This is a predicted structure of a 73-nucleotide RNA (transfer RNA) from a Candidatus Zhuqueibacterota bacterium. RNAcentral holds the sequence, with entries from ENA. Taxonomically the source falls in Candidatus Zhuqueibacterota (Bacteria, Pseudomonadati). Model confidence (mean pLDDT): 82 of 100. Its Rfam family is "tRNA". The family's RNA type in Rfam is transfer RNA.

RNA sequence: UCCCGAGUAGCUCAGCCGGCAGAGCAGGUGACUGUUAAUCACCGGGCCGUAGGUUCAAGUCCUACCUCGGGAG
Numbered sequence: 001u002c003c004c005g006a007g008u009a010g011c012u013c014a015g016c017c018g019g020c021a022g023a024g025c026a027g028g029u030g031a032c033u034g035u036u037a038a039u040c041a042c043c044g045g046g047c048c049g050u051a052g053g054u055u056c057a058a059g060u061c062c063u064a065c066c067u068c069g070g071g072a073g
Stems, first nucleotide, its partner, number of pairs: 001072007010025004019056001027043005049065005
């Protein structure tokens, strides 16, 4: 320098063919318990890596860039 993959909640990851952003774990509150743990119920938490573009509508499509991983030379 070139090619490929990944970037979404604190963490691990879904989100297909563009149409209300989700799960598990973690956290908070409550129930239960002699206490803790476990279990159960409920709750909060996101400008979807950055900046543009296309579109009525973008996590999703296009372009450039950034970070991480892999490969080629």